Context: one part of a larger RNA
Molecule: small-subunit ribosomal RNA, 3' major domain
Organism: uncultured bacterium
């Protein structure tokens, strides 16, 4: 002057409580741990590591291992020589190369020669996901979007500090008002941003159709009013001839108007600093270590292993359900090396041939859930799908270690889960599908979209965390 206290007040948070739902148990998928491996690559470790770096490990990726090979190197600069290259065959090999043959072709030019390039030499260097994140930059998590943290002057103490920043009110706020040996100023708060709700102007094509025709169909012709799009405005400020509480303030409570009422609902935005937190394996760096190897190149293995723990998921255990038809309504992506309508095959993965789209237009597209009609009728069952066997479709040189999906038989554990723990306060919570990113293929992960849509909050004694005194 911090900090902590099973000292004191005040105060906040899904922190408790009130409640919905889940994890803990099954079974799979995933991630770590541990054992195993030639090798199972490295990193991440309470909260703040564990569906994490990985928005994609069959080669590649790839750092590992086992083999086979190079050594001024795969890649850069400089010197010297050449002027051959590229493509092609032929031998060999797993490849990577290795040996051979065939070939003979670049630009400019003052004709000396320069540029590119490609081969061969020196050797300076190269390389290096090797080692220190405790030698660093840069990003980043986390306390915490919590209200804090701090400066001039001035006062005041011997000092270290102290006021300012307490104090009384209020606030989500160090918010804001009042008093005060304080008077002010910064970085945070709030604003300003982007996005959703409301209306106006401006513009009608891909987009919309009220009025007129016309159509199977906004299809066509009109039309710009309405949807909507997308652009630039307006609106919300405790503003009000309201009321009530308060110190006639700051503010709270309630009305009234309003699309919207007190930060309107999300988001972006993280102060001073805290953990020597993370990451030398994005990058970029010092020191150190290597340099016929800790660099380079290939092939084929591994990361996918399996007495076993743990973590986060997704299917379930059923009748608020399963199954079969029928039959309604969405948003926000994505597409020319691609999105594919339809149309043949095929039970189906798909497959043949193809129309249209560079996209408000053509297309992925069927939304699930809902409803409506039928069966099942309480069972390890028409739940529930694990495992297995078999036949197959696609991607891709290639699907055995090791893909995804069909189909047709098999039908395992599981009858709601011990102690103990997570999330959630409203368009949430649960639950329903829908897209993207990565990507040749691959999603129960992740990132977003929407559609149905709750229940509960007396309180703050307690348990966690934080603020002030």
């Nucleotide at each position: 002057u911090g900090a902590c206290g099973g000292g004191g007040g005040c105060c906040c948070g899904c922190a408790c409580a009130a409640g919905u739902g889940g994890u803990g148990g099954a079974g799979u998928a995933u991630g770590u741990g541990g054992u195993u491996u030639a090798a199972u690559u490295c990193g991440a470790u309470g909260c703040u590591a564990c569906g994490c770096g990985a928005a994609a490990a069959a080669c590649c990726u790839u750092a590992c291992c086992u083999g086979g090979g190079c050594u001024u190197g795969a890649c850069a600069u400089c010197c010297c020589g050449u002027g051959c290259u590229a493509a092609c065959c032929u031998a060999u090999g797993a490849a990577a190369g290795u040996a051979g043959g065939c070939g003979u072709u670049c630009c400019c030019u003052u004709c000396g020669g320069g540029g590119a390039c490609g081969c061969g030499g020196u050797g300076a260097c190269a390389g290096g996901u090797g080692c220190u994140g405790c030698a660093u930059g840069g990003c980043u998590g986390u306390c915490g979007u919590c209200a804090g943290c701090u400066c001039g002057u001035g006062u005041u103490g011997u000092g270290a500090g102290a006021u300012g920043u307490u104090g009384g009110g209020u606030u989500a706020a160090g918010u804001c008002c009042c008093g005060c040996a304080a008077c002010g100023g910064g970085c945070g708060c709030a604003a300003c941003c982007c996005u959703c709700a409301u209306u106006a102007u401006u513009a009608g094509u891909u987009a919309c159709c009220a009025u007129c025709a016309u159509u199977a169909a906004g299809u066509u012709g009109g039309g710009c009013a309405c949807u909507c799009u997308a652009a630039u405005a307006a609106u919300a400020c405790c503003g009000c001839u309201u009321g009530g509480c308060u110190a006639u303030a700051a503010g709270c409570c309630a009305g009234a108007g309003g699309a919207a009422g007190g930060u309107g609902g999300g988001g972006a935005u993280g102060a001073c600093g805290u953990c020597a937190a993370g990451u030398c394996c994005u990058c970029a760096u010092g020191g150190c270590c290597u340099u016929u190897a800790u660099g380079c190149c290939c092939a084929g293995g591994g990361c996918u292993a399996c007495a076993c723990a743990c973590g986060u998921a997704c299917u379930a255990c059923a009748a608020u359900g399963g199954a079969u038809g029928a039959u309604a309504c969405a948003a926000a992506g994505c597409g020319u090396u691609g999105c594919a309508a339809g149309c043949u095959c095929g039970c189906g993965a798909g497959u043949u041939c193809a129309a249209g789209c560079u996209a408000a237009u053509c297309g992925c597209a069927a939304a699930a859930a809902a409803u409506c009609a039928u069966c099942c009728u309480c069972a390890g069952u028409u739940c529930g799908g694990a495992u297995u066997g078999g036949a197959g479709u696609c991607u891709g040189c290639a699907a055995c270690u090791c893909g995804a999906c069909u189909c047709c038989a098999u039908g395992a554990a599981g009858c709601u889960g011990g102690a103990a723990u997570c999330a959630c306060u409203a368009g949430u919570a649960a639950u329903c599908g829908u897209u993207g990113a990565u990507c040749a293929g691959c999603a129960u992960g992740c990132a977003a979209c929407g559609g149905u849509g709750a229940a509960u909050g007396c309180g703050u004694u307690c348990c966690c965390g934080g603020g002030c005194c």